A computed fold for a 121-nucleotide RNA from an Anaerolineae bacterium, annotated as SAM riboswitch aptamer (S box leader). The coordinates come from a structure-prediction model, not an experiment, and the mean pLDDT is 80. The model forms 97% of the base pairs in the Rfam consensus. The sequence was found by an Rfam model in a public genome assembly.
RNA sequence: CUCUUAUCCAGAGCGGCAGAGGGACCGGCCCCGUGAAGCCGCGGCAACCAUCCUGUUUGGUUCAGGUUUACCGCCAAGCAAGGAACGGUGCCAAUUCCGACAGAUUUCUGGAAGAUGAGAG
Numbered sequence: 001c002u003c004u005u006a007u008c009c010a011g012a013g014c015g016g017c018a019g020a021g022g023g024a025c026c027g028g029c030c031c032c033g034u035g036a037a038g039c040c041g042c043g044g045c046a047a048c049c050a051u052c053c054u055g056u057u058u059g060g061u062u063c064a065g066g067u068u069u070a071c072c073g074c075c076a077a078g079c080a081a082g083g084a085a086c087g088g089u090g091c092c093a094a095u096u097c098c099g100a101c102a103g104a105u106u107u108c109u110g111g112a113a114g115a116u117g118a119g120a121g
Stems, first nucleotide, its partner, number of pairs: 001121008013042005021031003026099003043092003048088002051084004055079007065072003096113001101110004
């Protein structure tokens, strides 16, 4: 960089350095010398991946054990419901800030684009 897939109306900021931009693009509308981007430190949010606990389903029971002898337990795999938050990412103005294309009709639905995770090339 490309492809697949899930999510995107919730949530969470202070300090230092720096010094004029930033909110992807276009149109709006905003933020910003009461300090933008960027970098650093600390803090936080969240729960995608990993891990762990609980639950549940299926299978096994060679192996520990209990007994009422087919159940408990145990082991493995799955599920996704709940939880934890040490690790890998991500995120911490405004719904992805709103719109942009199509359909219905003034508010929705779908799509595109974008962002992030996981997997693949």